c-di-GMP-I-UAU riboswitch aptamer from a Synergistales bacterium, 82 nucleotides, folded computationally.
The model forms 95% of the base pairs in the Rfam consensus.
Rfam family: c-di-GMP-I-UAU riboswitch aptamer. The literature on the family includes a 2017 paper in Proc Natl Acad Sci U S A by Weinberg et al., "Bioinformatic analysis of riboswitch structures uncovers variant classes with altered ligand specificity".
RNA sequence: GAGCGAAAAGGCAAAGUCAUCGUGAGGUGACGACGCAAAGCCACGGGUCUUGUACUGCAGCAAGACAGCCGGGUUGCCGAAG
Numbered sequence: 001g002a003g004c005g006a007a008a009a010g011g012c013a014a015a016g017u018c019a020u021c022g023u024g025a026g027g028u029g030a031c032g033a034c035g036c037a038a039a040g041c042c043a044c045g046g047g048u049c050u051u052g053u054a055c056u057g058c059a060g061c062a063a064g065a066c067a068g069c070c071g072g073g074u075u076g077c078c079g080a081a082g
Stems, first nucleotide, its partner, number of pairs: 004082001011036002016031006034068001040074003044071003047066007
């Protein structure tokens, strides 16, 4: 110096409720705390969802939402004993 590693500090915030924005999926703020070491950021691939269109229906087309569904990209915290 590097890897593993307990604790502590610090960070984020599910469901739900309220306010507000949006046709909607949802977004933002507050409360809340189920969880999270990338639950920071990016819609690139898959996925789910919404609106419009089309349609007997399926399949589809267009515009969107979700990063706390999975993958990918990128940046990144602490470190006792052993």